[in-house]
RNA sequence: AGAGUUUGAUCCUGGCUCAGAGCGAACGCUGGCGGCGCGUUUUAAGCAUGCAAGUCGAACGAGAAGAUCGGGUUUGAAGCUUCGGUGGAUUUCCUGAUAUUUUAGUGGCGAACGGGUGAGUAACACGUGGGUAAUCUGCCCCAAAGAUCGGGAUAGCCUAUGGAAACAUGGAUUAAUACCGGAUGUUGUGGCAUUUACAUAAGUAAAUAUCAUUAAAGGUGGGGACCGUAAGUCCUGCCACUUUGGGAUGAGCCCGCGGCCCAUUAGCUUGUUGGUGGGGUAAAAGCCUAUCCAAGGCUAUGAUGGGUAGCCGGCCUGAGAGGGUGAACGGCCACAUUGGGACUGAGACACGGCCCAGACUCCUACGGGAGGCAGCAGCUAAGAAUCUUGCGCAAUGGGCGAAAGCCUGACGGAGCGACGCCGCGUGGAUGAUGAAGGUGUUUAUGCAUUGUAAAAUCCUUUCGAGAAGGAAGAAUAAAGGCGUUCAAAUAAAGCGUCUGAUGACGACCCUCCUUAAAGAAGCCCCGGCUAAUUACGUGCCAGCAGCCGCGGCAAUACGUAAGGGGUAAGCGUUGCUCGGAAUUACUGGGCGUAAAGGGCAUGUAGGCGGGAAAGUAAGUUGGAGGUGAAAUCUAUGGGCUCAACCUCUAAACUGCCUCCAAAACUACUUUUCUUGAGUACGGGAGAGGAGAAUGGAAUUCCUAGUGUAGGGGUGAAAUCUGUAGAUAUUAGGAAGAACACCAGUGGCGAAGGCGAUUCUCUGGCUUAGUACUGACGCUAAAAUGCGAAAGCGUGGGGAGCGAACAGGAUUAGAUACCCUGGUAGUCCACGCCGUAAACGAUGUAUACUAGGCGUUGGUGGUAUCAAUCCCACCAGUGCCGCAGCUAACGCUUUAAGUAUACCGCCUGGGGAGUAUGCCCGCAAGGGUGAAACUCAAAGGAAUUGACGUGGGCCCGCACAAGCGGUGGAGAAUGUGGUUUAAUUCGACAACGCGCGAAUAACCUUACCAGUGGCUUGACAUUCAGGAGACAGGUUGUUAAGUGCCUCAAUCGAGGAGCUUGGAGACAGGUGCUGCAUGUCUGUCGUCAGCUCGUGUCGUGAGAUGUUGGGUUAAGUCCCGCAACGAGCGCAACCCCUGCCUUUAGUUGCCAUCAUUAAGUUGGGCACUCUAAAGGGACUGCCGGUGUCAAACCGGAGGAAGGUGGGGAUGACGUCAAGUCCUCAUGGCCUUUAUGUCCAGGGCUACACACGUACUACAAUGGUCGGUACAAAGGGCAGCGACCUUGCGAGAGGGAGCGAAUCCCAUAAAGCCGAUCUCAGUCCGAAUCGGAGUCUGCAACUCGACUCCGUGAAGUUGGAAUCGCUAGUAAUCGUGGAUCAGCAUGCCACGGUGAAUACGUUCCCGGGCCUUGUACACACCGCCCGUCACACCACGAAAGUCGGUUGUUCCAGAAGUAGUCGGGCUAACCCAAAAGGGGGGCAGGCACCCAAGGUAUGGCUGGUAAUUGGGGUGAAGUCGUAACAAGGUA
Repeated sequence: AGAGUUUGAUCCUGGCUCAGAGCGAACGCUGGCGGCGCGUUUUAAGCAUGCAAGUCGAACGAGAAGAUCGGGUUUGAAGCUUCGGUGGAUUUCCUGAUAUUUUAGUGGCGAACGGGUGAGUAACACGUGGGUAAUCUGCCCCAAAGAUCGGGAUAGCCUAUGGAAACAUGGAUUAAUACCGGAUGUUGUGGCAUUUACAUAAGUAAAUAUCAUUAAAGGUGGGGACCGUAAGUCCUGCCACUUUGGGAUGAGCCCGCGGCCCAUUAGCUUGUUGGUGGGGUAAAAGCCUAUCCAAGGCUAUGAUGGGUAGCCGGCCUGAGAGGGUGAACGGCCACAUUGGGACUGAGACACGGCCCAGACUCCUACGGGAGGCAGCAGCUAAGAAUCUUGCGCAAUGGGCGAAAGCCUGACGGAGCGACGCCGCGUGGAUGAUGAAGGUGUUUAUGCAUUGUAAAAUCCUUUCGAGAAGGAAGAAUAAAGGCGUUCAAAUAAAGCGUCUGAUGACGACCCUCCUUAAAGAAGCCCCGGCUAAUUACGUGCCAGCAGCCGCGGCAAUACGUAAGGGGUAAGCGUUGCUCGGAAUUACUGGGCGUAAAGGGCAUGUAGGCGGGAAAGUAAGUUGGAGGUGAAAUCUAUGGGCUCAACCUCUAAACUGCCUCCAAAACUACUUUUCUUGAGUACGGGAGAGGAGAAUGGAAUUCCUAGUGUAGGGGUGAAAUCUGUAGAUAUUAGGAAGAACACCAGUGGCGAAGGCGAUUCUCUGGCUUAGUACUGACGCUAAAAUGCGAAAGCGUGGGGAGCGAACAGGAUUAGAUACCCUGGUAGUCCACGCCGUAAACGAUGUAUACUAGGCGUUGGUGGUAUCAAUCCCACCAGUGCCGCAGCUAACGCUUUAAGUAUACCGCCUGGGGAGUAUGCCCGCAAGGGUGAAACUCAAAGGAAUUGACGUGGGCCCGCACAAGCGGUGGAGAAUGUGGUUUAAUUCGACAACGCGCGAAUAACCUUACCAGUGGCUUGACAUUCAGGAGACAGGUUGUUAAGUGCCUCAAUCGAGGAGCUUGGAGACAGGUGCUGCAUGUCUGUCGUCAGCUCGUGUCGUGAGAUGUUGGGUUAAGUCCCGCAACGAGCGCAACCCCUGCCUUUAGUUGCCAUCAUUAAGUUGGGCACUCUAAAGGGACUGCCGGUGUCAAACCGGAGGAAGGUGGGGAUGACGUCAAGUCCUCAUGGCCUUUAUGUCCAGGGCUACACACGUACUACAAUGGUCGGUACAAAGGGCAGCGACCUUGCGAGAGGGAGCGAAUCCCAUAAAGCCGAUCUCAGUCCGAAUCGGAGUCUGCAACUCGACUCCGUGAAGUUGGAAUCGCUAGUAAUCGUGGAUCAGCAUGCCACGGUGAAUACGUUCCCGGGCCUUGUACACACCGCCCGUCACACCACGAAAGUCGGUUGUUCCAGAAGUAGUCGGGCUAACCCAAAAGGGGGGCAGGCACCCAAGGUAUGGCUGGUAAUUGGGGUGAAGUCGUAACAAGGUA
């Protein structure tokens, strides 16, 4: 950084797709280790269980526990005993003291932090920057001052009562750092006064003086110097407390700016906007309130409404600008089952608090209660999907405490998960018998590849496993030592320093030892994009696919294997985001034809705006300051062995705010100018507009006349009209509409549009000059007006034309095109509609940028007697054209060029300008205007072809002009069809059908049936054997014979060949594929074309050359030309033929000589002929035409004249044309058969259809007799003369000839004569019967021929169609190949021998040029719509079910403030001690208000009988609308 995909190819437009990076991911396959991170994105769904917020006894009373000591009391062991006792262990209870532990409660602090979640919220919620002179702030720090005297309760505990429980209530008693009163009192608070400072809109701060008012609590150590007998009220610390000022921290409130979508949401608002009074808050404020006052406020710079959404630092992507996102970490906000509410407090309207209401769950004795995991684990559900009911407070941090310490699911560790990032390993070196095996393979005991890969040898041991040892995370607390400060003090306390317990993680980490290459590689891909290919299998099947697309018998695309590529403990897939995409374009796009300029104008807001001067400083620029949290990112370092990760520092955070400065530009204010714009005055042109009047031509109708049979209409007709008098013609009249000529890429208008003439009214434009105004301008959402045709409403009018409609034609049909009629309409007035290919498919305005040629209007100049002409300028309107632009076409001073300003519009095709909503309209309809779904294109311009019921030019037996046929008959032959056991196969428009087949009785033969043979084979190669002429052939039973080559004198040996049986390798296949192929062939077409090199033009495909003007049979030649040359074709060279010459004369010939029956023989080679070599013809010559050309026309000469005639010769290519059954050949199939042999049958069938030839239908003939003249061929398994014989086909003999010698072999038509006389015949010959001949093993199926007899159809052939232009058609016979035999076929040969061609309009085919095209498989193309069937999404719809929201009214829990408070009431006051007051509580009232209810609307979603169109589908049906003039543009 790009690539693929629209086309036959090209350029462009334009969408779709891919390669990149990323993820809190999921799924598939696979899985060794470690580090660091991350882990319910879904149901803010519901939750069992455990834990997550407590702590302080140094605030307080009380209880409990044990220990020690003391006192009292009870018991009374051992021992002793005089048995009386002694003794006192032990023991009971009570009590005190000491130090300690512990519990509920009162009290204090905390519980508002930490942790979770993202439902709500479009908002001062967040971000950023400010303000608070409008505020608060517990704990903490600093400073100052203080801490006094009293009082009454209450929980706990005890007791009583109620209750299942939760718990509640009464009574008695008690403490405090709980509560209350008094005192004192500052710099507090409030009032008044003065002064100063700051600020100014209000104001705030400080100082001074004065009045009023407001406070407290203690706890716990040490001391024995002072006081004191002692206790201590004494001294001295610490903690706590009160007041004040300040700080720090945190919080509240306000403001500027910033960041989502929808206008198919356009108007919203009544506490609403402001004021005043009052209330209220820590604090400003309609924050709240009032029978108060005013009527404001917001909105196109988007109010209101709806949808969606926590915001940010950041994260991902990107070159950036941007786009997307808001997990983890950090900041802020909001929430805590749903809704409402307050209490406490420094702080909450409070996640693990309270009250109420709702839903849900649980307990219950049914009366009533309890609960809230969006804390950590965990469960259920949902889902593609997300973890352990683990350990520890060791560290960090937090709460409480003086402290020890306690608590801490914050946190630190661990567990699970390849979820991500990073690192490591799965071995290293040597090693060619290139092992085995696999795979591939043309020449296969081979070669190639896997592959140094393996094995083998040597080495190493990270990681893993096992064992041993050792660091770091631990800093310090208590306590102790030392020093020091305070202190009266050596006490206590504080500070510094030294010592100093404590480890969840933890089987971590590090080091060392042992072990053996040992325990450790997968995944995806291999047609292009995109790195990497082969074989087999499959056969549009199975399947693949991100896009293009693969698969129908040789798949690099499916599946498998081998090999290869990529990556690696991962690899792929799916989803999502950005990128590529300049495909929303700020950076950085467009609008003539690709999507896109509004139909046109006026004009509001808005945007933009001429010259000069001055001022200001909002924008702008510079400098400085503040802020922009940390983390992240970036850079240099540092720490984990590296890295990920962690970390120091710096930079950066592109922003916002403040101050200072500058004044060019923009802006604002002021002054001024005239060139932009405008005004007045003079001319000018015009289908500009509106109204009124007038006119002639034409059409139709009416009346009258003349006149008679048609008229009209068409491709042709008919409907129609006319003898009741049309058409035609003459005269008169009526009506309506439109205005010929002039008329013109002429004029006018903003556009639509405007066309007879005159008048009236009126808009704009233009020109010349002078004066005036002084930027007054440009553009233009919204708005307003105008706006063709058609259409609508009301009323007129109605000649012609003419939707609908009717009839006639056409047609397969014809609801059309054509014709005859004809209603609305077209016309007028008034009112609607508001759209058009409303187009220059080109918005408006201004400026600039070569020219040339027209034309309209005006002015000026020149010239003239005058007009015209000519020149210049201005304003229009056209054509051409440079630069430039454009994808190209094209545009080009009238821009699509160069720029500026503003508006409108576009973002793939279809669905669709549709649905829905809204607005407009009488309606028709218009405006605005989607989505689902579907496709990979749709499209523009140009190119080459092909095609056209487009055009031009030209050619051809293409038509025409002619001649003869086919199509009708019979029979021959081929084909189709049918039949059959088989009727073998191929060939099907031209380019199949007397074709392959130049011969199907057997064979051929490929086909069929055999209950026929053979299986290494009928044929080839190879191997090792056997046999031997005993092989094979002939003959048919007794003869003949001993092969070839080599060695060897012989005997003999070997080999080749043949044969036999055997073994495999293999043979064989007319089996399939001509769409895998070669070769060969047909066809367009013997048409004149098809190309290349270099150059040039074009972005390119391509063009040029090859087009043009002539000419030719011809791209033949000439001329011209950005082309110059060349090749394959054409022509020529080759063959035959036509003339001549030379050479040569046998088998040929015979003029002269001789001879014969005869060129028979001698002779000759002149001639004919033969067969070899040459000559000849070249537009060479003459005339004319033509461009001084090529060439054409005519002529001369010549045997032949313009290619003399004929043949061979077939360019590049087309038709997947034909042939695998000529041959060859890839692949597939078959192998006791699809091979091969045999005998028989079939290919010869026969209702029928078609093609091609034959014979005819007769007199230009048939028959009979006589008679003349060819050419070219063939011949030894042959041709066969001649003779005999048969009516004949033939037969029996048989000369000659391997052929210019002999034979086939009589040519026939013709000519001469005879006969037939127009008939189904003396035509015609089929068919059938009989008898024969020949070939051949064999003529039944199934040969040819002969003779006799029989004697069909047929009397010239419908529509249609074929051949032929001269020695041709037609006609006549002859020969040959094949072949045993068989020819109406085929190929050749000669004989006789015409007619016609005006000409190129038409049919067919072809060539060149041009044009159109939506075709490119190329018109046998493409393609449209209905209908039928299937599927899909959507709209409408009687209704129905939800969600949300507005309004109305009802209702009113808890609760705050208010009010009442007759009931109740410790502290304070009064008091006579009864009580009263003050204050408070219960309770009531009323305001507000949640859930709930009622009624009625809005918005929105689901669903629905039925219905509507749309889309997509295989080769359905009907037509043929469009693309060519698409056959009616």
Annotation
Small-subunit ribosomal RNA from an uncultured prokaryote, 1529 nucleotides, folded computationally. The sequence is in RNAcentral, with records from ENA.